[in-house]
Context: one part of a larger RNA
RNA sequence: GGACGAACGCUGGCGGCGUGCUUAACACAUGCAAGUCGAGCGGUAAGGCACUUCGGUGUACACGAGCGGCGAACGGGUGAGUAACACGUGAGUAAUCUGCCCUUCACUCUGGGAUAAGCACUCGAAAGGGUGUCUAAUACCGGAUACGACCAGUCCCUGCAUGGGGUGCUGGUGGAAACUUUUGUGGGUGGGGGAUGUGCUCGCGGCCUAUCAGCUUGUUGGUGGGGUAAUGGCCUACCAAGGCUUUGACGGGUAGCCGGCCUGAGAGGGUGACCGGCCACACUGGGACUGAGACACGGCCCAGACUCCUACGGGAGGCAGCAGUGGGGAAUAUUGGACAAUGGGCGGAAGCCUGAUCCAGCAACGCCGCGUGAGGGAUGACGGCCUUCGGGUUGUAAACCUCUUUCAUCAUCGACGAAGCUCUGUGUUGAUCAGGGUGACGGUAGGUGGAGAAGAAGCACCGGCCAACUACGUGCCAGCAGCCGCGGUAAUACGUAGGGUGCGAGCGUUGUCC
Numbered sequence: 001g002g003a004c005g006a007a008c009g010c011u012g013g014c015g016g017c018g019u020g021c022u023u024a025a026c027a028c029a030u031g032c033a034a035g036u037c038g039a040g041c042g043g044u045a046a047g048g049c050a051c052u053u054c055g056g057u058g059u060a061c062a063c064g065a066g067c068g069g070c071g072a073a074c075g076g077g078u079g080a081g082u083a084a085c086a087c088g089u090g091a092g093u094a095a096u097c098u099g100c101c102c103u104u105c106a107c108u109c110u111g112g113g114a115u116a117a118g119c120a121c122u123c124g125a126a127a128g129g130g131u132g133u134c135u136a137a138u139a140c141c142g143g144a145u146a147c148g149a150c151c152a153g154u155c156c157c158u159g160c161a162u163g164g165g166g167u168g169c170u171g172g173u174g175g176a177a178a179c180u181u182u183u184g185u186g187g188g189u190g191g192g193g194g195a196u197g198u199g200c201u202c203g204c205g206g207c208c209u210a211u212c213a214g215c216u217u218g219u220u221g222g223u224g225g226g227g228u229a230a231u232g233g234c235c236u237a238c239c240a241a242g243g244c245u246u247u248g249a250c251g252g253g254u255a256g257c258c259g260g261c262c263u264g265a266g267a268g269g270g271u272g273a274c275c276g277g278c279c280a281c282a283c284u285g286g287g288a289c290u291g292a293g294a295c296a297c298g299g300c301c302c303a304g305a306c307u308c309c310u311a312c313g314g315g316a317g318g319c320a321g322c323a324g325u326g327g328g329g330a331a332u333a334u335u336g337g338a339c340a341a342u343g344g345g346c347g348g349a350a351g352c353c354u355g356a357u358c359c360a361g362c363a364a365c366g367c368c369g370c371g372u373g374a375g376g377g378a379u380g381a382c383g384g385c386c387u388u389c390g391g392g393u394u395g396u397a398a399a400c401c402u403c404u405u406u407c408a409u410c411a412u413c414g415a416c417g418a419a420g421c422u423c424u425g426u427g428u429u430g431a432u433c434a435g436g437g438u439g440a441c442g443g444u445a446g447g448u449g450g451a452g453a454a455g456a457a458g459c460a461c462c463g464g465c466c467a468a469c470u471a472c473g474u475g476c477c478a479g480c481a482g483c484c485g486c487g488g489u490a491a492u493a494c495g496u497a498g499g500g501u502g503c504g505a506g507c508g509u510u511g512u513c514c
Base pairs, nucleotide, nucleotide: 001514002513003512004511006510007509008508009507010506013370014369015368016367017366018365019363020362021328026326027325028324030323031322032321035070036069037068040067041066043063044062048059049058050057051056077281078280079279087205088204089203090202091201092200093199097197101194102193103192104191105190106189107188108187109143110142111141112140118133119132120131121130122129123128149173150172151171152170153169154168155166156165157164158163180184207253208252209251214244215243216242219241220240221239222238223237224236225235226234256278257277258276259275260271261270262269263268283304284303285302286301287300306317307316308315309314334360336359337358338357342356343354344353345352346351373403374402375401376400383394384393385392386391407455409450410449411448412447413446417441420438421437422436423435424434425433458503459502460501461500462499463484464483465482469498470497471496472495473494479486480485
């Protein structure tokens, strides 16, 4: 000198864009953050409409609860752990899987028994159950079919080894489901290919410590078996005795990694906040279930600590989601608005949900821009300060004259972001055309008009380094100080004033890095 997720002191006009618990991965009141589908199903709690003998009944423009499907493994948070194939980079997978999506081939035949909801009874303070009975499905279970799939045998082609391929042949195993409809649509099943995502393996790379020198028994390898989507001591039985290490094993400490960011001419050094990629975690520890995918933040089970409810028998909970509270701390924001846009889930769609997101609020926390007026004006006014008492300086500064009106203020008009999506009519569906609707931000940005210099300047420093000097007070006191040092009666170094210098809505100090 530069930089910062900064803090502190003094001061503070406006706007744009960003950023905002670095500490206790401490504990959490309250609300919200993951639902959706009636075009899968039985139905009808509430509401609407119609009828009514006022008990109720019908309807489906609708839908609570339930069965079923998809989603809930994404999105969002945090950095505790981890020195590791965790990450980065480059390879391999002939050792793998992949829902939804795209493409392609073939099929979608025929039967059955339950169960939730409902109804009745019943246990419990509650959470939550139990028994009986009734019913449906794209829920569940049989049978048939098999080009291709899998297994065995055989044939052919081929490779970097184990091996790979074939709409070759023969034998065996094994699947499907309905709904809407006028055609058509949407769906289901099996297979091939693609895309996306994922698992696994390997080369290389990136911290400190030897006041850690030896470490290891599933350890290292083999065979058989098990397990997995898949290789493998991943697991197991047996056999062998290996494997790693001063090129630092093992142990200890610290730490999420990277793209990047800061600095520097570079080499390098430091760092990993925001944004993006990967990983890990979800009160602490362990476990599996479901599923294409989890060993699952707002799922389940067990144990533990803590908190809450209780009729004392027993139950409930997990903000490192968004707000918010207490606590800790030098220190870090609103219990806001909207799904209008972008994106996501479900749905044929309308649409519903979305604290993702888009916006608004708070904070000079940062960067950038603008303003606090411009021109003229000497009797060089008054006042202040200094003085050699002549004057000098503040100083064209003010007053005064002439202008201007950015920003703020008042009035009025008022968006882009809506490409699109959607409704109605026309149209045989579609295409097309016509009309209508859809904005949180926001009456915001912006435009026009009005008024008046009007509402808007401070902070640090002035001994040298280092730009900027005098007076008074103080008298080794009070104090200053980054280093040298200053102060003991003439202090340009302390305090105040005048003056000056630097930066300016900021200026200084502290901390950290180069």
This is a predicted structure of a 514-nucleotide part of an RNA (small-subunit ribosomal RNA, 5' domain) from Nocardioides litoris. Its mean pLDDT, the model's own confidence on a scale to 100, is 84. NCBI's taxonomy places the organism under Bacteria, Actinomycetes, Propionibacteriales, Nocardioidaceae, Nocardioides. It matches the Rfam family "Bacterial small subunit ribosomal RNA". Rfam links the family to the GO terms ribosome and structural constituent of ribosome.